[in-house]
Context: one part of a larger RNA
RNA sequence: UGACGGGGACCCGCACAAGCGGUGGAGCAUGUGGUUUAAUUCGACGAUACGCGAAGAACCUUACCUGGGUUUGACAUGUUAGGGAAUCCGGCCCAGAAGCUGGAGUGCCUUCGGGAGCCCUAUCACAGGUGCUGCACGGCUGUCGUCAGCUCGUGUCGUGAGAUGUUGGGUUAAGUCCCGCAACGAGCGCGACCCCUGCCUCUAUUUGCCACCGGUUCGGCCGGGAACUCUAGAGGGAUUGCCCCGGUAAACGGGGAUGAAAGAGGGGACGACGUCAAGUCCUCAUGGCCCUUACCCCAGGGCUACACACGUGCUACAAUGAUCGGUACAGAGGGUUGCCAACCCGCGAGGGGGAGCCAAUCCCAGAAAACCGACCUCAGUUCGGAUUGUAGUCUGCAACUCGACUACAUGAAGCCGGAAUCACUAGUAAUCGCGGAUCAGCUACGCCGCGGUGAAUACGUUCCCGGGUCUUGUACA
Numbered sequence: 001u002g003a004c005g006g007g008g009a010c011c012c013g014c015a016c017a018a019g020c021g022g023u024g025g026a027g028c029a030u031g032u033g034g035u036u037u038a039a040u041u042c043g044a045c046g047a048u049a050c051g052c053g054a055a056g057a058a059c060c061u062u063a064c065c066u067g068g069g070u071u072u073g074a075c076a077u078g079u080u081a082g083g084g085a086a087u088c089c090g091g092c093c094c095a096g097a098a099g100c101u102g103g104a105g106u107g108c109c110u111u112c113g114g115g116a117g118c119c120c121u122a123u124c125a126c127a128g129g130u131g132c133u134g135c136a137c138g139g140c141u142g143u144c145g146u147c148a149g150c151u152c153g154u155g156u157c158g159u160g161a162g163a164u165g166u167u168g169g170g171u172u173a174a175g176u177c178c179c180g181c182a183a184c185g186a187g188c189g190c191g192a193c194c195c196c197u198g199c200c201u202c203u204a205u206u207u208g209c210c211a212c213c214g215g216u217u218c219g220g221c222c223g224g225g226a227a228c229u230c231u232a233g234a235g236g237g238a239u240u241g242c243c244c245c246g247g248u249a250a251a252c253g254g255g256g257a258u259g260a261a262a263g264a265g266g267g268g269a270c271g272a273c274g275u276c277a278a279g280u281c282c283u284c285a286u287g288g289c290c291c292u293u294a295c296c297c298c299a300g301g302g303c304u305a306c307a308c309a310c311g312u313g314c315u316a317c318a319a320u321g322a323u324c325g326g327u328a329c330a331g332a333g334g335g336u337u338g339c340c341a342a343c344c345c346g347c348g349a350g351g352g353g354g355a356g357c358c359a360a361u362c363c364c365a366g367a368a369a370a371c372c373g374a375c376c377u378c379a380g381u382u383c384g385g386a387u388u389g390u391a392g393u394c395u396g397c398a399a400c401u402c403g404a405c406u407a408c409a410u411g412a413a414g415c416c417g418g419a420a421u422c423a424c425u426a427g428u429a430a431u432c433g434c435g436g437a438u439c440a441g442c443u444a445c446g447c448c449g450c451g452g453u454g455a456a457u458a459c460g461u462u463c464c465c466g467g468g469u470c471u472u473g474u475a476c477a
Base pairs, nucleotide, nucleotide: 001477002476003474004473005472007471008470009469010468011467012466013465015461016460019424021422022421023420026315027314028313029312030311031310032309033308034306035305042053043052064301065300066299067298068297069296073126077125078124080122081121082120083119084118087104088103089102090101091100092099108115109114128291129290131289132288133287138284139280140279141278142276144274149188150187151186152185153184154183155164156163157162168179169178170177194268195267196266197265199236200235201234202233203232204231209225210224213223214222215221239262242256243255244254245253246252317417321376323374324373325372326371333364334363335362338357339356343352344351345350383414388409389408390407391406392405393404394403430453431452432451433450434449435448436447
C1' cells in the first nucleotide's frame, strides 16, 4: 500500500421488511446429470453451466456409430507427361457412393508447327482435418456493475515503500456540486451529446383521413376537400426559470403557479482501470503439436435411448369458472420459390378455385381476455386433459426408428403443493391474445418483439445477501 475480520461509523440496491404472483407436489415439454448403448458427437458446471452455443437433429445438417468404397483427393495454386474442345443426352450394375459403357458435339486464335481456355489420366509439390492445446494467442463475450470509481503531470511531505491531490464539513442518482485544505491542474469513467416515447407548430396530402358541400347501390363508395386523425421531415418545449415558507455556499425539504410534461418526465443504446490463467482453437483468425491408404465419399443408424435425480417452462387442480350462442375494441410485423381474398366441397385438419398484392392500396387477419345471454351448483364433475385405439389431412424423394395437425372414442395424475426458494415498486406485477426470425415441414409450451385489461405495498434499515466511502486490528501478500 492492499486484502481480510462472526471490528467500528456512514450510505446504497426488490437486499430485507410491506405486498402480490409463482417455483418446490401432479401431468407434459425442454435442457442437464446419471445409466444404457455399436454410437447415444462436442462444448458450457456456484453466483457468471443446465428452453445455454442450437433463430428449427426424419435425410441433409452431423462433427458420432456400423457397413460399403476411395487415395493429388469434395476444394486451391502450380510442375511434368499424355489424351480430349467445352458441353449435353443415355444404358448396365449397385443400398448408394462408385464402377463399366454408348451416342451427340467438334468452337476461339494461328506464322498451320502449335497456342489460350476447359475436361480427363498419370506424376510431384501440396491440399485437407469440427484432430489437441482458450494455461501459447487475436477477435468477440459473460461477470463484479451503469457500481462510482480508476489514474496521471507538476509541486510539496517522507531516508524509503509511498503519501498528498481523491481526505474533512455538507450535498447528490453520481469523485454531482459547494465550502475548507500543500496543493494546483488534467485524463478515463458520471452527466450531456444519439434513438424511441409523451405536448404543440410549420411543411407535405397518397395508397391514409372525411369537418363542411353534392351524389350514393349506404361501403369514404364517387365527385370533391386539406380541416381533423395518421404518416414523416424540420422546429418549439423543461431550465429549480417563477412565487411563498424554512434554510442557503451548493443544495435540499414543504406548498403553489405555469404547463402535455416539474425537479434526471418515462424507456433504450452506451459498460472506466481492472477481476475471475472466467468462456469460446466447434463462427472466424492464428503459434505449436499431431494425422496424411485417413481425420475424404456414401447408405443405414444415432444425437429422440430411460430405473432414476436436478434446472427452466407449459397446462391444470375449477364457479373471479367451464361450455354454447351473440356482440365489440389493438399495436407491431411478414409476404413473388411468397401472402393468398371472394366463392364451392369437407364435421374438421384441409382440398378446389383463382381475384388482388413487390404492398399506408391486396393478403396473412377471426385479436383474445372484456361485454350480453343460456345451462350447471361443488362432484374427480360438462373440472382436468395425460395416455391409448381407429380413421384421416399436410409438408417432404421419404414421417418405422423420429413430424405437426384433424375427427371420433378413451379419459390418467391432479382438489393449490414439506423443508426451502424466485420475480416484481406503475402502465410495473398479474392476466389476455397478436406477430416475427430460423424454417419444406416441425416436436415453439422456447426466444425476440407488440399491444389489450390492469393491481397491492414500501412503517422502516435491527437482521440476511451484495456493493461504496472513511476508520481500526492483523502472525496474510
Small-subunit ribosomal RNA, 3' major domain from a metagenome, 477 nucleotides, folded computationally. The RNAcentral record of the full RNA draws on SILVA. The coordinates come from a structure-prediction model, not an experiment, and the mean pLDDT is 81.